[in-house]
């Protein structure tokens, strides 16, 4: 790189470098951004995917719960919204899809 499968309306910011974009493509719309973006970094958090420990069933893997030392994420706004797909009444809303993360595998 691809593939499966589970999640995504909670939830958590300050220093330091840097020097103008950023918020996944494209379009349109709203936001952030020289009171200082994006990336880097240091700290401190946030959650609970892997992980540890419990607990009832039962017949191997699933449920609930605790915990946060370690592998990973992640800390503006629903994945910022809306459309590039179907469904449905042009709504609402459901669903694919795409993305992004874990965990398994190639």
């Nucleotide at each position: 790189u691809g593939a499966u499968u589970a999640u995504a309306a909670a939830g958590a910011a300050g220093g330091g470098g840097g020097g103008a974009g950023a918020g996944a493509c494209c379009a349109g719309g709203c936001u952030c951004a020289g009171a200082g973006a994006a990336c880097c970094u240091c700290u401190g958090g946030c959650a609970a995917c892997c992980a540890u420990c419990c607990u009832a069933a039962g017949a191997u893997u699933g449920a609930g719960g605790a915990u946060a030392a370690g592998g990973u994420g992640c800390c503006a706004a629903u994945a910022c919204c809306u459309g590039g797909c179907c469904g449905g009444a042009u709504a609402a809303c459901g669903g694919a899809g795409u993305u992004a993360u874990a965990a398994u595998u190639u």